[in-house]
This record gives sequence, C1' cells and structure tokens, in this order.
RNA sequence: GCCCUGGUAGCUCAGUAGGUAGAGCAGUUGGCUGUUAACCAAAAGGUCGCCGGUUCGAGUCCGGCCCAGGGCG
Repeated sequence: GCCCUGGUAGCUCAGUAGGUAGAGCAGUUGGCUGUUAACCAAAAGGUCGCCGGUUCGAGUCCGGCCCAGGGCG
C1' cells in the first nucleotide's frame, strides 16, 4: 500500500429483501423471604464509529475518513 471481517444499551450480541432498534447479563425499583442470595415482576437505559450522498423514509444502500482483528505484498 491492497483485500476481507467487525464497530448497535454499562458488557456480550441480534437486527441481511430500507419502514423511525431488540435479547441476555449487569445496574435501579417493587414483590417474595426472619435477613441475604436465589426466584418473580416492572420501569429505565442507545439519534446504531464520524462526515457526506441516494431515498418520502437509512443500523441496513453508495462514497470518504477513524478504530480493532485477520490476510497478501
């Protein structure tokens, strides 16, 4: 320098024929229990790496850049 994969909630990850985003765990609140843990329930939590473009509409498509991993030279 070129190619491939990935970047989404505090963490691990889904979301793939474009229709304004979800699960598990963690944390919070409540229930249960003599108490804690476990268990049950609820709510909260992210403008999807950054900047542009296409579109009525982008996590998803296109371009550039940044970061991480891998391959080739």